[in-house]
RNA sequence: GGAGCCAUAGCUCAGUGGUAGAGCGUUCGUUUGACGUACGAAAGGUCGUAGGUUCAAUCCCUACUGGCUCCA
Numbered sequence: 001g002g003a004g005c006c007a008u009a010g011c012u013c014a015g016u017g018g019u020a021g022a023g024c025g026u027u028c029g030u031u032u033g034a035c036g037u038a039c040g041a042a043a044g045g046u047c048g049u050a051g052g053u054u055c056a057a058u059c060c061c062u063a064c065u066g067g068c069u070c071c072a
Base pairs, nucleotide, nucleotide: 001071002070003069004068005067006066007065010024011023012022013021018055026042027041028040029039030038048064049063050062051061052060
């Protein structure tokens, strides 16, 4: 210098155009003498940034930023 992949909740990830989810974690409640377990509930997201396409974008296109890998 060229190419590919990835970026979504505190962590690990799903979601391939129509109101964003799971597991673990956190908080509260029930249970226990207490802790843990179990059960129930809640909080927590400008979906990396900026544009474009579309009636509508986490999803499609472009650029940028960061990470990983390959080629030279």